[in-house]
Molecule: small-subunit ribosomal RNA
Organism: metagenome
RNA sequence: AGAGUUUGAUCCUGGCUCAGAACUAACGCUGGCGGCGCGUCUAAAACAUGCAAGUCGAACGAGAAAGCUUCCUUCGGGAAGCGAGUAAAGUGGCGAACGGGUGAGUAAUGCAUAGAUAAUCUACCGCUUAGAUGGGGACAACCCUGAGAAAUUAGGGCUAAUACCCGAUAUUUUUAUAUCUGCCAAGUGGGUGUAAACAAAGGAGGCUCUAAACCUCUGCUAAGUGAUGAGUCUAUGUGCCAUUAGCUUGUUGGUAGGGUAAUGGCCUACCAAGGCUGUGAUGGCUAGUCGGCCUGAGAGGGUGAUCGACCACAUUGGGACUGAGACACGGCCCAGACUCCUACGGGAGGCAGCAGUUAAGAAUCUUCCGCAAUGGACGAAAGUCUGACGGAGCGACGCCGCGUGAACGAUGAAGGCCUUCGGGUUGUAAAGUUCUUUCGAAAGGGAAGAAAAUGCCGUAUAGGAAAUGAUAUGGCUUUGACGGUACCUUUAUAAGAAGCCCCGGCUAACUACGUGCCAGCAGCCGCGGUAAUACGUAUGGGGCUAGCGUUGUUCGGAUUUACUGGGCGUAAAGGGUGCGUAGGCGGGAUAUUAAGUUGGAUGUGAAAUCUUUUCGCUCAACGGAAAAACUGCAUCCAAAACUGAUAUUCUUGAGUACGGAAGAGGAGAACGGAAUUCCUAGUGUAGGGGUGAAAUCUGUAGAUAUUAGGAAGAACACCGGUGGCGAAGGCGGUUCUCAAUUUCGAUACUGACGCUGAGGCACGAAAGCCAGGGGAGCGAACGGGAUUAGAUACCCCGGUAGUCCUGGCCGUAAACGUUGUAUACUAGGUGUUAGAGGUAUCGACCCCUCUAGUGCCGUCGUUAACGCAUUAAGUAUACCGCCUGGGGAGUAUGCUCGCAAGAGUGAAACUCAAAGGAAUUGACGGGGGCCCGCACAAGCGGUGGAGCAUGUGGCUUAAUUCGAUCAACGCGAAGAACCUUACCUGGGCUUGACAUUGAGUGAUCGCCUGUGAAAGCAGGCUUCCUUCGGGCACAAAAACAGGUGCUGCAUGGCUGUCGUCAGCUCGUGUCGUGAGAUGUUGGGUUAAGUCCCGCAACGAGCGCAACCCUCAUCCUCUGUUGCCAUCAGGUCAUGCUGGGCACUCGGAGGAAACUGCCCCGGUUAACAGGGAGGAAGGUGGGGAUGACGUCAAGUCCUCAUGGCCUUUAUGUCCAGGGCUGCACACGUGCUACAAUGGGUAGUACAAUUGGAUGCAACUGGGUAACCACAAGCAAAUCCCAAAAAGCUGCCCUCAGUUCGGAUUGUAGUCUGCAACUCGACUACAUGAAGUUGGAAUCGCUAGUAAUGGCGUAUCAGCUCGACGCCGUGAAUAUGUUCCCGGGCCUUGUACACACCGCCCGUCACACCACCCAAGUCGGAGAUACCCGAAGUCGCUGUGUUAACCCGUAAGGGAGACAAGUGCCGAAGGUAUAUCUGGUAAGGGGGGUGAAGUCGUAACAAGGCA
Repeated sequence: AGAGUUUGAUCCUGGCUCAGAACUAACGCUGGCGGCGCGUCUAAAACAUGCAAGUCGAACGAGAAAGCUUCCUUCGGGAAGCGAGUAAAGUGGCGAACGGGUGAGUAAUGCAUAGAUAAUCUACCGCUUAGAUGGGGACAACCCUGAGAAAUUAGGGCUAAUACCCGAUAUUUUUAUAUCUGCCAAGUGGGUGUAAACAAAGGAGGCUCUAAACCUCUGCUAAGUGAUGAGUCUAUGUGCCAUUAGCUUGUUGGUAGGGUAAUGGCCUACCAAGGCUGUGAUGGCUAGUCGGCCUGAGAGGGUGAUCGACCACAUUGGGACUGAGACACGGCCCAGACUCCUACGGGAGGCAGCAGUUAAGAAUCUUCCGCAAUGGACGAAAGUCUGACGGAGCGACGCCGCGUGAACGAUGAAGGCCUUCGGGUUGUAAAGUUCUUUCGAAAGGGAAGAAAAUGCCGUAUAGGAAAUGAUAUGGCUUUGACGGUACCUUUAUAAGAAGCCCCGGCUAACUACGUGCCAGCAGCCGCGGUAAUACGUAUGGGGCUAGCGUUGUUCGGAUUUACUGGGCGUAAAGGGUGCGUAGGCGGGAUAUUAAGUUGGAUGUGAAAUCUUUUCGCUCAACGGAAAAACUGCAUCCAAAACUGAUAUUCUUGAGUACGGAAGAGGAGAACGGAAUUCCUAGUGUAGGGGUGAAAUCUGUAGAUAUUAGGAAGAACACCGGUGGCGAAGGCGGUUCUCAAUUUCGAUACUGACGCUGAGGCACGAAAGCCAGGGGAGCGAACGGGAUUAGAUACCCCGGUAGUCCUGGCCGUAAACGUUGUAUACUAGGUGUUAGAGGUAUCGACCCCUCUAGUGCCGUCGUUAACGCAUUAAGUAUACCGCCUGGGGAGUAUGCUCGCAAGAGUGAAACUCAAAGGAAUUGACGGGGGCCCGCACAAGCGGUGGAGCAUGUGGCUUAAUUCGAUCAACGCGAAGAACCUUACCUGGGCUUGACAUUGAGUGAUCGCCUGUGAAAGCAGGCUUCCUUCGGGCACAAAAACAGGUGCUGCAUGGCUGUCGUCAGCUCGUGUCGUGAGAUGUUGGGUUAAGUCCCGCAACGAGCGCAACCCUCAUCCUCUGUUGCCAUCAGGUCAUGCUGGGCACUCGGAGGAAACUGCCCCGGUUAACAGGGAGGAAGGUGGGGAUGACGUCAAGUCCUCAUGGCCUUUAUGUCCAGGGCUGCACACGUGCUACAAUGGGUAGUACAAUUGGAUGCAACUGGGUAACCACAAGCAAAUCCCAAAAAGCUGCCCUCAGUUCGGAUUGUAGUCUGCAACUCGACUACAUGAAGUUGGAAUCGCUAGUAAUGGCGUAUCAGCUCGACGCCGUGAAUAUGUUCCCGGGCCUUGUACACACCGCCCGUCACACCACCCAAGUCGGAGAUACCCGAAGUCGCUGUGUUAACCCGUAAGGGAGACAAGUGCCGAAGGUAUAUCUGGUAAGGGGGGUGAAGUCGUAACAAGGCA
């Protein structure tokens, strides 16, 4: 620091996800040791048991028992002493308000920071001053008598105090008042008087015989002061929701009083009507706050465990008492819920203290030890108490440290895994040798924490008569839970100690097997459908390590809420427009001020934490010390530039006045003509209208057309224009009236009066609504006619609301420039509108300059790109509005507005990993342009109809083997009777029919017999060859063979197709952020990306063309088997012979054609048209030749090959059958339907080929197929071989025929072991369909189509097929509108598996979350009323009453108490609405889901933009 993921690829926007760190964690697997920390986040749920707050006898009274000793004894016991002034209890004091726990409540009565308290209190503690006097009466304990189950309690009696009460004295206390005075914003401050009022308690020690006195200590009283702690107040800060906008009656203030330690509506009475709120009141939800902690570069964000500070709470609610302090966790009273006890009458209780239990939960410990240390309470002290605390235990929960060994060790062992079988890897790893011994184990030793403490004994000092005591100091003594722990030493042995996750990318690390869209994985993208580095296992590897992973949460990455640090033309996002309130911001100058701002100082910012340094535990974690820091707040001082404030001033911003100009700007009124429709009348006759075509409709009752007249309503042709005006919506005939706007010009005036603008107000197209008019045309709905599979549409005929006017609503639009308003600045060019000026002119134009609008192009700049570009989307400023992934959804709900329709505001659950913008390359379009092709058209002949042949589908079958469907179908198959053969049935074999290896034998072959369908099996006879290398055969066992078994979607090779179409690319350069573009586009031209010209391109490659073969002409050489012109010979005849090589022909080699020449056109080009010559003319004809690529095209059954499967079978041998099966459908052909023909007779002319297991002449036989014999020929020699159509005769005469030949019968021939299934051919007989073929469809542009025969491969035989050969030999093309296919350019695109694409909605089914809802069950607060506990306060106080007063007393008084009563008052009740949650019949839409149904709405002009 980034990465993955939208696309075919790109850039951008944008979300999702990952890598990091952290945790009070939990879960899974695993687990050696130690140190330091941490340990109910859930149920503030309920709690058994024990403990957690007591102490003081030096405040006080009283005071046991057990036991021991002694004595007595009636032997039952009793007394005394010790125990012991002890225990327990009581009075009294202090403490219990600390410490410890928890976070329910609390959004402020809280907390943090800074202040105030002149508005306050403060026990214990320190210091200071003064005092401490005289009296009195009780109550507990205890005793007695009662009540009660208990808890507890009633009455009577005795008694002490540092308990209680009265009096005296008294200040700097309190109250009242007088006066002085500092400071202060304000006075309740301070001082000095006067008057009144208020105190007390003793105890211990010393001294002493004792007491008193005295001394010391301690306690006490009054007061001051300090310290500490606390109360109260102020400012600022401290969550979310506006779908909470108004709240408030003690409310806000005042006066008086009450109350408090104290201010205050804190409370009461009266008076006034205030107070808070958009800088968010009130309400709702959530939450203890902070120091800090986690994260982050920081700013921030999250959090508030442990530790520390504050607050709140203690079963729930209320209340007070005591006290210095509480409205009190281990106190009291009342009420509620719950639990327990009960004798049923009544009582008891409160773990959110420490342990522990139950429950809940994913989840959180021991009912431990000790007061040794630290701290606390009490005490003079010893000491007691202390679940605070110190420790130990449990838990890998976290952090830190250590170990599980080290060195050497190659035959690179064995084993495992992989393998190309060679090896590689695990791996120096192990074994082995040498060494070490941490930790653990055992044994021994053994701390610090603890002496500044207590006690005892001294010494010194001050004081005092002395002593105690105090302070300082010395000595001695005692005390350790942890714990025999840390630590040290010794002993023995490598001995006791390694796992977890991952290995497709991100992300370090790969192979094998298994599985086969199954099982499973997955953080995102995504893996898995038979060769998975992604599942599972294993080997190996990577990472971390006593841990490792997973899950959850937080921050980060995320600049993805943007203060630092984002955006809004098209990605999400500018309000429809203006006016304007608050607010924000604001021109020039001067002066003052000091709020902001800046600097300095002071205080504070607790400690801990963080950082730095250093020190201590062996290191570290951890801890100690010091420093720094705590970025903050407050106060004071200073500065005065900027902002603010105040004052004065200026004119440039803004405005006003004046003079021109412009305009569909607005409102109202009046008028006009054209058109349309309707009405009346005339002329006139059969149609009109409408459409792609029609029909509905209209018309003989007279339409349409035409003429004249009339009526009505609406809209204003031409001008008219990216012209004008307006804020926007919007505004269009003419004239008048009314008020308004903008702009130009030149002066004068005001003097910042400005900009923006949350709320608010106004305007606001169309449609729609209400009321009343109006209604010609048009025209939702609706009716009809068409179209269509349907057509609730598009088209047509009608037609109601509406459109128009008046008044009132609505308040929305793609209200768009998808661009908020204002101001300033930043190159130009060119139009246009309005105005002014200049020059010029007689004048009008023209031209130049300026201002204001409105367009186009374009530089810089900017932008993701497209684009924008002085009318900014540039550079800046000010203010407002808005955005934060897609869907759900502009939906639900609430509220506001509206007559309604609806509008405004506006979520969530759930779901997806994308959605999107711009541009690129393709592909596609029922887009456009250009061009080509037997593509159409023009022609010729076919197919489709018949019969047959052949192939395919289907059906059938034991099997009908398999593959191939534009590019399969007379195809693989150039030849299925057996074989082939892969299929089926049956019979056999199992190292095998075939190959290799190796030990052995010597045969094998051949012949014969039996059995069998054969293969084979069983038996017999015979028996090796050799070039000595070996060959051949047999047979046991094993490696292995074999497979036309699967996968052509694992492959090679080969092939088809687009397509013989003209394309496909590269290097360098240039352009672009990039994908890419350019080149290759453009203008011409060509069969062609062929060539020319132009051009940021210049070149090049694969294709095209040419080079190659062949045909057509000529030449040269050669001349047999070919040829025969001339010469000679011969024959019935024939190159038959001699001879010759001229010609034909064969072979070889050359020539020739290049737009070369001429004319014309064209850009002086390329090229094109015409012509000449030429055998051939513009690629001369044909062939071979097939670019980059596409179709997962075809082929595992040609071959090769990975993997899988099979191995007494899916191999192999054999016999028979099948591949030939037949209702049917299709393809390709043959033969025909006839006279351009058929038959018959005669007769002519080829070429390519083939031939020894062969071709076979001639001759003979047979009607023929063929047979017999057999010459010749390994071929330019011989043979197949007859070419046929043609030509010449004759017959047939339009018919199912002398056409046609299927089918069938009989008899044959040939091949072959074998023609039954199932061959071909022959003869005779038979003589079917068929009379030119529907829709549709195929081939062909010249030696072509058509037509005629011939040959060859395969092959024993078998061809209507295939591949070749030659003969005869046409017609037509005006052309490119249309169909099909293709090429180039361009355009649109939501397609990229690329239109056989994509994709929408209803319906049906399943699941999920949500909304509404008759109801129903809770919760919360509010209001009103009722009832009203405890209790404070007030009143009464008839009852009761020790202290004081009067009184001898009785009694009375004062005071107090009980009791009663009043206000308030918790819980409870009733009623009313409100808010909120659960649940619900039923209803509603939404999302998701595999291949469901119906259509085809959108994307191309998406077929109606």